[in-house]
Context: one part of a larger RNA
Order: sequence, then C1' cells, then structure tokens
RNA sequence: UUGGGUUUAAAGGGUGCGUAGGCUGACAUGUAAGUCAGUGGUGAAAGACCCCGGCUUAACCGGGGGGUUGCCAUUGAAACUGUAUGUCUUGAGAGUAGUCGAAGUGGGCGGAAUGAGGUGUGUAGCGGUGAAAUGCAUAGAUAUACCUCAGAACACCGAUAGCGAAGGCAGCUCACUAGGUUACACCUGACGCUGAGGCACGAAAGCGUGGGUAUCAAACAGGAUUAGAUACCCUGGUAGUCCACGCUGUAAACGAUGAUCACUAGCUGUUUGCGAUAUACAGUAAGUGGCUAAGCGAAAGCGAUAAGUGAUCCACCUGGGGAGUACGUCGGCAACGAUGAAACUC
Repeated sequence: UUGGGUUUAAAGGGUGCGUAGGCUGACAUGUAAGUCAGUGGUGAAAGACCCCGGCUUAACCGGGGGGUUGCCAUUGAAACUGUAUGUCUUGAGAGUAGUCGAAGUGGGCGGAAUGAGGUGUGUAGCGGUGAAAUGCAUAGAUAUACCUCAGAACACCGAUAGCGAAGGCAGCUCACUAGGUUACACCUGACGCUGAGGCACGAAAGCGUGGGUAUCAAACAGGAUUAGAUACCCUGGUAGUCCACGCUGUAAACGAUGAUCACUAGCUGUUUGCGAUAUACAGUAAGUGGCUAAGCGAAAGCGAUAAGUGAUCCACCUGGGGAGUACGUCGGCAACGAUGAAACUC
C1' cells in the first nucleotide's frame, strides 16, 4: 500500500459555528465534459512473450505475430454523473397560534446557618480524640437571651426529573436575550449534510491588576501517633475559595460510544405538547429511563437514544518501553499548552 479497525484490547477531535473540498430529493427537455461503442493515427528500434528459421547444439543471430493497459482525432449512443432551462413538495427554512424549562446576562429582595462585635443571665470549665495533648477560659470562656455587622452558599421541594452544543445550570422576583417543541399545512422551493484549515465557547486549578475575605483550606506552625511519620487524626493558619476586567485552554472535558439520513418485533415507567372522550381501553410528536425479538459482539453486553442493516463526510489507530520525552516551530506574563521523533531495549 491493499485491507482491517476506533464502548472496555491501540484508536472519536472537549464542544459548536463555518471557509475550501467531498457528498446530495422528485419530474421533464436539451447538451455531450465524464462514461460506453465503432473507425483512423500514434504508441521508434532493440529487449521481454509466442511461432518459425540460421550457425552440429546452446548462448548468439534472423523473420513473423501478439501485446504495448496510453494519448490524439473522428463518427455515433444518451441510461448514469456533470451541465443548462423549466417544474414539483416529501428534505430544509419561514409564517401563524400555543406551550416548556436550575438555558444565558444584569439588577432588586429573603430566611436559615456560620463567624465577629455589643449588652444581660450565669460559673468553672470548654473544645477535641481511639485515648490524649496543643488550643480557648476567672482580664469571666463554653452555654443561653436580645441587638448589630460581614461574607459565602441556597435545606425541604429534589426526582435514572428538566434545560443547554459542550463546559455546565438550583432561594424568590424584575428586565433583557437565546432555544426547543406541538398544532395548522398559509409561504419559499433543495435553499441540504459533513466539514481540512479558521473563528468562537470551554470545569477545576493557576496567572495579572484592583477589590473582598464569613466559612473551608494547599503551604506553614504546633499537638499526637509511630522504630521513624516531611502523612493519615487534632488545634491553628496564609495563598486560594468570592467579585470585576484580562489571560491560560487543559480534565476519567466519559455514554471512555463523532455528525447527519433511512430502514429493522415488542413490553413497561416518566416529562412536555396535540387530540379524543363512553371517563374506559387506547392514539400521536419530541425527549428521557428500564427489560427484551431479530441481528451484532471475543465476551461483558448493545439492542429504534444500536455497539443491528446500509449511505455520506470528518477525526483517529497500527506491539510494549523509551515518550506525550528530545529537538525545532507556533502560542502564553509565567506555569505551561499545541505539534511531535529517533537511538537504544524487550
């Protein structure tokens, strides 16, 4: 390379938007670039292959043939692809009327808890552990009652519930913004799918500047434990945790399962619509769970939310270690990220 693969063996990009490209619904007519057929030219000779012949044979040499998968020209064919024109509505989108949700952004408000301060009551302990000690406390702690302040998070409801492309999103309320979905079948008429590069978003930790700091808490200190204990346990405690703006761009960023379309038995929950009532059995669309037929799979298992059967496009894999390292390049304030080998070794 041919080929085979990517839930768990190596392998799906963290996610979306989208450029080029690839692929692309139904019907009619034209065209003839691809495609197919015929004919002509060319495809040097030698070599190679087949047949015949010449040196006694062979090597060697001579003659003939086929082939030279290609290219060019020309004459036709018109199913498919392309292209041009016209038409269509089922894909896609728009419209109208509903509806749904912790979807996003910015304000306002609330109660519980925690900590702190003040005042009162009250007196000798509190706290912590396996047991202790460090620590706090007669300068009145812990406990308890009232008042005040601060920051952060929102118990119950709460749910294999909901929403979002993913990351993620939860007290209540207001404003703004986005989206899904259902019904109608009114409009456009293939406007679609995927998407190398690119752009945007992207948990936590971390970084810069400025604020804030109640709790918790890397580092650090002390007390224990222990042979030791740079830990696990305890008492403290700074960055950080929170906010604004900017950067970083990574995660077991997981369903370890790329996106889109079509097809392939059922049963049973649940969310939101529609529709229908006989108040009963059922139906339908979009989600979200469980169990299974066929089928698939090495098995575990998957099974209309496929890992089944097919189609299109992208990404990725090719023994373990060395190594996600070195070097180079690009990005970053840095930390580091992206790209990404080889020697050697088994």

A computed fold for a 346-nucleotide part of an RNA from an anaerobic digester metagenome, annotated as small-subunit ribosomal RNA, central domain.
Model confidence (mean pLDDT): 88 of 100.
The full RNA is in RNAcentral, with records from SILVA.